Predicted 3D model of a 74-nucleotide RNA (transfer RNA) from a Candidatus Omnitrophota bacterium. It was read from a public genome assembly. It matches the Rfam family "tRNA". Gene Ontology term of the family: triplet codon-amino acid adaptor activity.
RNA sequence: GUCCCCGUAGCUCAGCUGGAUAGAGCGACUGCCUCCUAAGCAGUAGGCCAACCGUUCGAAUCGGUUCGGGGACG
Numbered sequence: 001g002u003c004c005c006c007g008u009a010g011c012u013c014a015g016c017u018g019g020a021u022a023g024a025g026c027g028a029c030u031g032c033c034u035c036c037u038a039a040g041c042a043g044u045a046g047g048c049c050a051a052c053c054g055u056u057c058g059a060a061u062c063g064g065u066u067c068g069g070g071g072a073c074g
Base pairs, nucleotide, nucleotide: 001073002072003071004070005069006068007067010026011025012024013023019057028044029043030042031041032040050066051065052064053063054062
C1' cells in the first nucleotide's frame, strides 16, 4: 500500500432478509432470607448501537467517508 473481518450496557456477546418500548449472561445496587457472610429468591439502574453524511415513511441493520482493533498478501 491492497483486501477481508470486527466496533451494541462496566465485561462477554445476541439481534444485522430495515418496522412495535434494543435484549441475554456475568457484574453493580436495593430488598427478602440468615446470628453474619456466601448461596438462593425478587426487583432496580445502566446503552439514543464508534463518529459524521446519505438512502428511506422508517436505519443498530443498507451505501459512503473517517476513527479504532484484528487478520491475509506484498